[in-house]
RNA sequence: CUCUUAUCAAGAGUGGGUGAGGGACGGGCCCGAUGACCCCCGGCAACCUGCCAGUCAGGUAAGGUGCCAACCCCCGCGGGAUGUAGUUCCGGCGGAUAAGAG
Numbered sequence: 001c002u003c004u005u006a007u008c009a010a011g012a013g014u015g016g017g018u019g020a021g022g023g024a025c026g027g028g029c030c031c032g033a034u035g036a037c038c039c040c041c042g043g044c045a046a047c048c049u050g051c052c053a054g055u056c057a058g059g060u061a062a063g064g065u066g067c068c069a070a071c072c073c074c075c076g077c078g079g080g081a082u083g084u085a086g087u088u089c090c091g092g093c094g095g096a097u098a099a100g101a102g
Stems, first nucleotide, its partner, number of pairs: 001102008013041001015040003021031003025076004042068003046065003049061004072094001077091006
């Protein structure tokens, strides 16, 4: 980097550092000097893993990754429902994460 599978409506600081952008992309709409993003500490518990359990399940730990504003913040492409606007539902595309393989 590619492929496969699974999940994405819960959860997570009133700490320290830094100093200007950030929320993947486009359009919105938001967060941010009342300090965002990022790093350290702290925390959560999605997947793997350990232990308990072992029918279905589930509980626990926090070792490996990960995660800690807003439903993956909303929409984007197709279809359905609805009397228009609009709203809503289903499925995709894309994105993120984990495990496995190449």
SAM riboswitch aptamer (S box leader), 102 nucleotides, folded computationally. The coordinates come from a structure-prediction model, not an experiment, and the mean pLDDT is 82. Of the family's consensus pairs, 97% are formed in the model.